[in-house]
Predicted 3D model of a 460-nucleotide part of an RNA (small-subunit ribosomal RNA, 3' major domain) from a Pseudomonadota bacterium. NCBI's taxonomy places the organism under Bacteria, Pseudomonadati, Pseudomonadota. Model confidence (mean pLDDT): 84 of 100. RNAcentral holds the full RNA, with entries from ENA. Rfam family: Bacterial small subunit ribosomal RNA. Gene Ontology terms of the family: structural constituent of ribosome and ribosome.
Context: one part of a larger RNA
RNA sequence: UGGCGGGGUCCUGCACAAGCGGUGGAGCAUGCUCUUUAAUUGGCUGAUAACCCAAGAACCUUACCCAGGUUUGACAUGCUACCGUGUGUAGGCGCUUGGAAACAAGUGCCGAUCCUCGGAUGGUAGCACAGGUGUUGCAUGGCUGUCGUCAGCUCGUAUCGUGAGACGUACCCUUAAGUGGGCUAACGAGCGCAACCCCUACCGUUAGUUGUAUCACUCUAGCGGAACUGCCGCCGCAAGGCGGAGGAAGGUGGGGAUGACGUCAAGUCAGGAUUGCCUUUAUGCCUGGGGCUAGAAGCAUGCUACAAUGGCGCGUACAGAGAGACGCAAACCCGCGAGGGGGAGCAAAUCUUUAAAAGCGCGUCCCAGUUCGGAUUGGAGUCUGCAACUCGACUCCAUGAAGUUGGAAUCGCUAGUAAUCGGCGGUCAGCUAUACGCCGGUGAAUACGUUCUCAGGACU
Numbered sequence: 001u002g003g004c005g006g007g008g009u010c011c012u013g014c015a016c017a018a019g020c021g022g023u024g025g026a027g028c029a030u031g032c033u034c035u036u037u038a039a040u041u042g043g044c045u046g047a048u049a050a051c052c053c054a055a056g057a058a059c060c061u062u063a064c065c066c067a068g069g070u071u072u073g074a075c076a077u078g079c080u081a082c083c084g085u086g087u088g089u090a091g092g093c094g095c096u097u098g099g100a101a102a103c104a105a106g107u108g109c110c111g112a113u114c115c116u117c118g119g120a121u122g123g124u125a126g127c128a129c130a131g132g133u134g135u136u137g138c139a140u141g142g143c144u145g146u147c148g149u150c151a152g153c154u155c156g157u158a159u160c161g162u163g164a165g166a167c168g169u170a171c172c173c174u175u176a177a178g179u180g181g182g183c184u185a186a187c188g189a190g191c192g193c194a195a196c197c198c199c200u201a202c203c204g205u206u207a208g209u210u211g212u213a214u215c216a217c218u219c220u221a222g223c224g225g226a227a228c229u230g231c232c233g234c235c236g237c238a239a240g241g242c243g244g245a246g247g248a249a250g251g252u253g254g255g256g257a258u259g260a261c262g263u264c265a266a267g268u269c270a271g272g273a274u275u276g277c278c279u280u281u282a283u284g285c286c287u288g289g290g291g292c293u294a295g296a297a298g299c300a301u302g303c304u305a306c307a308a309u310g311g312c313g314c315g316u317a318c319a320g321a322g323a324g325a326c327g328c329a330a331a332c333c334c335g336c337g338a339g340g341g342g343g344a345g346c347a348a349a350u351c352u353u354u355a356a357a358a359g360c361g362c363g364u365c366c367c368a369g370u371u372c373g374g375a376u377u378g379g380a381g382u383c384u385g386c387a388a389c390u391c392g393a394c395u396c397c398a399u400g401a402a403g404u405u406g407g408a409a410u411c412g413c414u415a416g417u418a419a420u421c422g423g424c425g426g427u428c429a430g431c432u433a434u435a436c437g438c439c440g441g442u443g444a445a446u447a448c449g450u451u452c453u454c455a456g457g458a459c460u
Base pairs, nucleotide, nucleotide: 007460008459009458010457011456012455013454015450016449019413020412021411022410023409026304027303028302029301030300031299032298033297034295035294042053043052064290065289066288067287068286069285070284073129077128078127079126080125081124082123083122091110092109093108094107095106096105097104098103113120114119115118131279132278134277135276140273142268143267144266145264147262152191153190154189155188156187157186159166160165171182172181173180197256198255199254200253202225203224204223205222206221207220208219228250231244232243233242234241235240306406310365311364312363313362314361315360316359322353323352324351327346328345332341333340334339372403377398378397379396380395381394382393383392419442420441421440422439423438424437425436
């Protein structure tokens, strides 16, 4: 000077408290540990790993295992020799044999391009080399998590101190804020804070197609306005605080993007890049099959429930945001259904996806392992795809398990939030999505307070 203290003082945060809903018990989904395995590829492991890398593991992916094959190689550049213009090279289309394929051996047809006319592109052989998801994140760049959107971290000059250093940045008030004000051996400045950016709520205006029968409104998408403690009252030296008016909005209006100096030799050599090391008929490359999907056990994150504020049946409303040509697919017909046929329309404010669901009305069930719950299993099917055995999704019939609200413990959330309800998207042939991201519908309770728990800031 820092750090730390079961030292002190002050302050903040869904940190506690006050509330609401969960997790921990059940079944299932997913990830992880462990175990098993020929292999169950690898990485990540308190907070800051565990629906994470992975916005899609049947083949591919794929890095793992088994088997088969290959060696200048799947890919790049260069050198040498030879081959190749009609006795046919590259390339294309086949065929035969072996084979699961890759590949190996053989064979038929078609058949080039450029120019300086000898070469280049090309092939074969050889050599330099390629290749490596092999190793080191404790050799690295880049990117990321975390403390933390916490209010801090520093510099120049001056001053003080022998010096390390201090001061500035302390103190009082204030703020979400090192925000601002006052005071002051300091005066200024930088990175952070705030503002500038985007979305949203209100108004005006311009333009309106595809929106509307038409006009308008709504709406769409551009431009602009509006909020500043500006006004009033009280408190205060001031900064500012409290209340009020007006206003669509009030004191940062709400949300997002934005992450200072640094910390954890934090994470990533498997996204890509990259030093060193290792490998080179293999730790490279290709192919078939298997595995990543195993299962005594443990952990994590979710979904569905245990029911009557409910289940089921019939009827009946109201969204927003997306996506669509290798696509979205209407009407109509067939099928109980998944789906099939059909193909109108639409590069989409036009057409399609599109039924929103919870809601509301009527009926039924009468507290039961049930008309709750749907796991599991049997059978029959549909679709995608070369191919659903290992190992896809969905449909129908049958089956109908555990589960009656969950120990110790523990998590989220302060408002259009929690809770609850459905819709869409990316990845994607299909899908193990209950995940992730977005969208709207319905829509609460509670906060006395800061003693305690945790984390952070300031002074001492």